[in-house]
RNA sequence: GGCUCAUCCAGAGGGGCAGAGGGAACGGCCCAGCGAAGCCCCGGCAACCACCGACGCAUCCCUGCGCGGCAGGUGCUAAUUCCGACCCGGGGCGCAUGCCGGCGCCCGGGAAAGAUGAGGA
Repeated sequence: GGCUCAUCCAGAGGGGCAGAGGGAACGGCCCAGCGAAGCCCCGGCAACCACCGACGCAUCCCUGCGCGGCAGGUGCUAAUUCCGACCCGGGGCGCAUGCCGGCGCCCGGGAAAGAUGAGGA
């Protein structure tokens, strides 16, 4: 770097160094000299993996799933992954309209992309 699976509307910030950017990318909209990124220290959140259980279900056993515990390995600590983008709706509203139909906004669903974990090549 690529593949598979799961999750992504919850939660959690202070200090030091530094000095202009940051929120992936595009469009928005935000954050930022009342100090961005980055690095360091100390906290915190959460519970994916690991570990533990005298619990439940399945099972002859091994074990699997669930539940509970813990906090060792990760992760995270502005805004739903900040929002959108592509597709669908026999959903709502508005504009325009002779008809077919169109445009915009909102709502719902699904993709794509991304992030994190775990696994495997």
Molecule: SAM riboswitch aptamer (S box leader)
Organism: Frankia sp.